[in-house]
This is a predicted structure of a 590-nucleotide part of an RNA (large-subunit ribosomal RNA, domain I) from a groundwater metagenome. Its mean pLDDT, the model's own confidence on a scale to 100, is 81. Rfam family: Bacterial large subunit ribosomal RNA. The family has 102 seed sequences and 51,934 matches in Rfam 15.1. The RNAcentral record of the full RNA draws on SILVA.

Context: one part of a larger RNA
RNA sequence: GGCCCACGGUGGAUGCCUUGGCGCUAAGGGCCGAAGAAGGACGCGGCAAGACUGCGAAAUGCCUCGUUGAGCUGUCUAGCUAGCUUAGACGGGGAUGUCCGAAUGGGGAAACCCGGCCCCGAGAAAUCGGGGUCACUCCUGGCCCAACUCAUAAGUCAGGAGAGGCAAGCGGGGGAACUGAAACAUCUAAGUACCCCGAGGAAAAGAAAUCUAAAGAGAUUCCCCUAGUAGUGGCGAACGAACGGGGAAGAGCCUAAACCUAAGAGGCUUCACGGCCUGGAGGCCCAUGCCUUUUAGGGGUUGUAAGGCCGUCUGCCCAAACUCCAGUGCGGGCAAGGAGUAAGAAACCUGUUUUCUAGCAGAAGGUCCCUGGAACGGGCCGCCAUAGACGGUGAGAGCCCAGUAAGCAAAAGGGAACAGGCUCCUGACGAGUCCUUGAGUACCACGGGACACGUGGAAUCCAGUGGGAAUCUGGGGGGACCACCCUCCAAGGCUAAAUACCCUUAGCGACCGAUAGUGAACUAGUACCGUGAGGGAAAGGUGAAAAGCACCCCGGAAGGGGAGUGAAAUAGACCUGAAACCGUGGGCUU
Numbered sequence: 001g002g003c004c005c006a007c008g009g010u011g012g013a014u015g016c017c018u019u020g021g022c023g024c025u026a027a028g029g030g031c032c033g034a035a036g037a038a039g040g041a042c043g044c045g046g047c048a049a050g051a052c053u054g055c056g057a058a059a060u061g062c063c064u065c066g067u068u069g070a071g072c073u074g075u076c077u078a079g080c081u082a083g084c085u086u087a088g089a090c091g092g093g094g095a096u097g098u099c100c101g102a103a104u105g106g107g108g109a110a111a112c113c114c115g116g117c118c119c120c121g122a123g124a125a126a127u128c129g130g131g132g133u134c135a136c137u138c139c140u141g142g143c144c145c146a147a148c149u150c151a152u153a154a155g156u157c158a159g160g161a162g163a164g165g166c167a168a169g170c171g172g173g174g175g176a177a178c179u180g181a182a183a184c185a186u187c188u189a190a191g192u193a194c195c196c197c198g199a200g201g202a203a204a205a206g207a208a209a210u211c212u213a214a215a216g217a218g219a220u221u222c223c224c225c226u227a228g229u230a231g232u233g234g235c236g237a238a239c240g241a242a243c244g245g246g247g248a249a250g251a252g253c254c255u256a257a258a259c260c261u262a263a264g265a266g267g268c269u270u271c272a273c274g275g276c277c278u279g280g281a282g283g284c285c286c287a288u289g290c291c292u293u294u295u296a297g298g299g300g301u302u303g304u305a306a307g308g309c310c311g312u313c314u315g316c317c318c319a320a321a322c323u324c325c326a327g328u329g330c331g332g333g334c335a336a337g338g339a340g341u342a343a344g345a346a347a348c349c350u351g352u353u354u355u356c357u358a359g360c361a362g363a364a365g366g367u368c369c370c371u372g373g374a375a376c377g378g379g380c381c382g383c384c385a386u387a388g389a390c391g392g393u394g395a396g397a398g399c400c401c402a403g404u405a406a407g408c409a410a411a412a413g414g415g416a417a418c419a420g421g422c423u424c425c426u427g428a429c430g431a432g433u434c435c436u437u438g439a440g441u442a443c444c445a446c447g448g449g450a451c452a453c454g455u456g457g458a459a460u461c462c463a464g465u466g467g468g469a470a471u472c473u474g475g476g477g478g479g480a481c482c483a484c485c486c487u488c489c490a491a492g493g494c495u496a497a498a499u500a501c502c503c504u505u506a507g508c509g510a511c512c513g514a515u516a517g518u519g520a521a522c523u524a525g526u527a528c529c530g531u532g533a534g535g536g537a538a539a540g541g542u543g544a545a546a547a548g549c550a551c552c553c554c555g556g557a558a559g560g561g562g563a564g565u566g567a568a569a570u571a572g573a574c575c576u577g578a579a580a581c582c583g584u585g586g587g588c589u590u
Base pairs, nucleotide, nucleotide: 001589002588003587004586005585006584007583008582009581015575016541017540020512021511022509023508024507025506026505027504028503029502030501031165032164039100040099041098042056043055044054046080047079050076051075052074062094063093064092065091066090067089068088071084072083073082105114106113107112115134116133117132118131119130120129121128122127136162137161138160139159140158141157142156143155170198171197172196173195174194180187184234210217211216221248222247223246224245225244231239232238252494253493254492255438259298260297261296262295263294264293265292266291267290268289274285275284276283277327278326279325280324281323282322303472305437306436307435308433309432310430311429312428313427315334316333317332318331336426337425338424339423340422348421349420350419351418352417353416354415355414356413357412359408360407365381366380368379369378370377382399383398384388391401392400443467444466445465446464448462449461450460453479474489475488476487477486478485528535529534548574551562552561553560554559
């Protein structure tokens, strides 16, 4: 020196554990903000330097209402002191809420500096302190008022709104490249990432100018099929439907126009073949007529075309209309019927039920034997169960604790459903006339985009440029186009639910178990790095209980040896404690 054996050191694998994560299910909830948000800075504690939590100069809290009921003065963090105990804790409502921040009196290098006006207080005064108010834009309504007579601009006052934030989800406007095609250009990646705008608890879409095919369906959205089919495609890579079927949910409406009435403006006209509700008689009207136009109300909303105009009929009462007679019935009320606050018109109140935000109560075992430090284990003998879910307790506990099943509870503030008050609405039939039914629209051309569809035979939808209809005997579509047939009615608008995402609560997992699972089980978006945008860790475990080793000895200390605690101390700052690596002793060997 090597090999082997034994015992150690180092190291932190492995095993076991879980405060933390991940995913799913169900129920509930979903915007905040000038009444100052989100997010922060700085402060607030008897001893309080730091971090977390909570709070705001009324500062680890105040008031009130309710639920609890013996302890409390939060955590790291023990102790002392001083208190409270109608405390404390939990929940509803309220008060206070420094400074920054949209930040908004002006400024500014955020958390700072400097002001105007009104009021109050202190002071002899200088001055200081406190409260309120003072940004901008838009809308509405006033006031005042130039050039320039009127008017308007400007100015000014009051009221209202906006501004900013927001993880994911949503709509819109823009919009890549790497990559794949085994290169690459059409293509793909992908309308993805990213940027901007906007809205909401969802958003968007939505009541057929839809789809079909000889039979019919009947708004939208989402899921499962259809189907990796039909197709598209340097027919490469790749992209990729629909019809139809089955489910979730379910809801339909309002306008424009014709026509009527009223009011305003402009124009025209012979006392009449016009008008004053209709008929007769009378009377009146140069506007009380006619045309155009504006506003408001009624009317009306569809494709077997519908509506208007017109005619006929239809519950009751009142009652205006130039006069009379006869009719009619503008309008109002009642009855009957129907509907409604999420659209369809809109607001509020009451009641009932239910639910959320604290809680209450809740059955039943042993002082027996064994092991053990400890019984929740084994034995023996019992009990409860609408409760044998789960967790804790010195080891596997239905009966020890906290709970669980079934049941009960709200002063206050929310949510939902239903009912009522309340509010709103009103008929049938028929022929004719040809009055209305959304125009720079549909459509066409060119060049584009979207459609699964890359210009293709390319329909359909959208916008740009240039042309440019019909109007019900009308128009669109049925994948070039034409005919027949079928189907629908564009050029205005609104609309809940089923769907997406997040949070809370309850529960679950052939999910992880500290190099895993979130980056983060612990002072974690912390320490640290970077000018900055940004990047971004490591780090869990004594024991049932600190009982955390009094006392003695060695040592300056660290540390160690005794003693003691404990079941265990090779559990002593820590569970277990593998290997590499480093030793001590012994054996064999060179």